[in-house]
Molecule: c-di-GMP-I riboswitch aptamer
Organism: Candidatus Brocadia pituitae
């Protein structure tokens, strides 16, 4: 320096649910909590989900192809950095 995650051992992170806030919404912040995770450490760049607006429709109910403008990486890839170990 590259592969690599069987058993370890330091240490991280935290699903779901609950409270407070915040936000039309997805959903986010802070504490409790632990389902898991070796990048579950960053990056919304490619795909796919989710909202809300809007089209359509007299309206109302619906509604989710194309469009705007968010949202989530703990959905599957890329990019990019790192801890501990066998080989």
């Nucleotide at each position: 320096a590259u592969c690599u995650g069987a058993a370890a051992a330091a240490g991280g992170c935290a699903a779901a649910c609950c409270a407070g806030c915040c936000g039309u919404g997805a959903g986010g912040c802070u504490g409790g909590g632990a389902c898991g995770c070796a990048a579950a450490g960053c990056c919304a760049u490619g795909g796919g989900u989710c909202u809300u607006c809007a089209a359509u429709g007299a309206a109302a109910a619906a509604g989710a192809a194309a469009g705007a403008a968010g949202a989530a990486u703990g959905c599957c890839a890329g990019g990019u950095u790192g801890c501990c170990g066998u080989g």